[in-house]
RNA sequence: CCACCGAAAAGGUAAACCUCGGGUGACCGGGGGGCACAAAGCCAUCGGUCCGACGCAGAUGUUUAAAAGAGUCGGAUGGCCGGGCUGUCGAA
Repeated sequence: CCACCGAAAAGGUAAACCUCGGGUGACCGGGGGGCACAAAGCCAUCGGUCCGACGCAGAUGUUUAAAAGAGUCGGAUGGCCGGGCUGUCGAA
């Protein structure tokens, strides 16, 4: 110095909820608040989940409407997962 690992120390972030603002919405930002986190720092490329629009067979059902599958497009989520990049400290 690097990797693994995660004791200690110095710190960091900030769940639910409340509040203000943005958005059709998922959700995001500010303040409060602390569930938790050794990457809960950044990245939406693989999956998952969620939102919006289109679409909507068969069956049901109705008298003329609704709900809804597959699918397509756009969006969200990194504190759902895989993956990439960067980073503090140094016991066993």